[in-house]
Molecule: transfer RNA
Organism: Candidatus Moraniibacteriota bacterium
RNA sequence: GCCGCGGUGGUGAAAUAGGUAGACACGCAGGACUUAAAAUUCUGUGGGAGAAAUCCCGUGCGAGUUCGAUUCUCGCCCGCGGCA
Repeated sequence: GCCGCGGUGGUGAAAUAGGUAGACACGCAGGACUUAAAAUUCUGUGGGAGAAAUCCCGUGCGAGUUCGAUUCUCGCCCGCGGCA
């Protein structure tokens, strides 16, 4: 230099014939149980605004297509693998 795969909450990861982002697991917070703890179990858990209802933003970065992009296109950055 060329080719392929990947980058999504605190972590590992789902969701791609374009249509509610974050299922599921771990972690964390609070409750139950216990003399206490562990284990188990229940609830919650991206960010911001708000008293609440609700609204806005968010899938590596920037642009494009589209009514609508994690998903398609282009450029760039980073990681892994292969070729030279």